[in-house]
RNA sequence: AUGAAGGUAGCAGGAGAGUCCCCACCUCGAGUGGAGCGCCGAAGAAGUAAAUCUUUCAGGCAAAUGGACUGCUACCGGACG
Numbered sequence: 001a002u003g004a005a006g007g008u009a010g011c012a013g014g015a016g017a018g019u020c021c022c023c024a025c026c027u028c029g030a031g032u033g034g035a036g037c038g039c040c041g042a043a044g045a046a047g048u049a050a051a052u053c054u055u056u057c058a059g060g061c062a063a064a065u066g067g068a069c070u071g072c073u074a075c076c077g078g079a080c081g
Base pairs, nucleotide, nucleotide: 006076007075008074009073010072011071012070013069018037020036022034023033024032025031038061039060040059044057045055046054047053
């Protein structure tokens, strides 16, 4: 002095599957709580050499939240030359 992998933060994008049925409350609203059945797989978890594969324990199935992963920026880092 070049500044890779990796990590952190911010911004943006980000799927799937009933708000189905019953009960209660209610401000009578796609609200709140409970139960039943059905379903999803991209937080996490488990299995596997590993996995965005499998299982669904947790989680989720209006909106919101969450969301693997991707891109950009900044910082840490210090591979390679």